[in-house]
The RNA shown here (transfer RNA) has 73 nucleotides and comes from Phlebia radiata.
The sequence is in RNAcentral, with records from ENA.
Model confidence (mean pLDDT): 82 of 100.
It matches the Rfam family "tRNA". It is annotated as a transfer RNA.
RNA sequence: GCUUCGGUGGCUUAGUCGGUGGAGCGUAGGUCUCAUAAUCCUAAGGUCCUGAGUUCGAGUCUCAGUCGGAGCA
Repeated sequence: GCUUCGGUGGCUUAGUCGGUGGAGCGUAGGUCUCAUAAUCCUAAGGUCCUGAGUUCGAGUCUCAGUCGGAGCA
C1' cells in the first nucleotide's frame, strides 16, 4: 500500500427486512443477617467511533475519515 472484519452505558456483548436500543457483570439504594458476603427486588447510566449523504424515518443502507484485528504484498 491492497483486501477484509469490527468500533453500541465503566467492562463484555445482542440488535433479523430501516420504524422510540436489550442483556450479563459492575455501580447505587433496598431486602436478608449480630455483621459481611451470597440471594432476591428496584434504580441510574447509551448524542450507537467522527462527518456527510439517501429516506417521512438510520445502530442498521451509501461515501469519506479515524482507530483496532486478520490476510496479502